[in-house]
RNA sequence: GCCGUCGUAGCUCAGUUGGUAGAGCAUGUUCUUGGUAUGAACAAGGUCAUCGGUUCGAUCCCGAUCGACGGCU
Numbered sequence: 001g002c003c004g005u006c007g008u009a010g011c012u013c014a015g016u017u018g019g020u021a022g023a024g025c026a027u028g029u030u031c032u033u034g035g036u037a038u039g040a041a042c043a044a045g046g047u048c049a050u051c052g053g054u055u056c057g058a059u060c061c062c063g064a065u066c067g068a069c070g071g072c073u
Stems, first nucleotide, its partner, number of pairs: 001072007010025004019056001027043005049065005
């Protein structure tokens, strides 16, 4: 330099023929206990890497950029 895969909650990851984004763990509150632990319920937490394009509408499609990993030279 070229090619490929990936970038979503604090962490690990889903998601979708384009229609207002979820799980587990972690965190907070409450219940449970004589008190812890375990367990249960609820809540909070996201500019879906960035910028632009297509579209009535983009996390999803297209382009560029940035970053991570891998391959080739």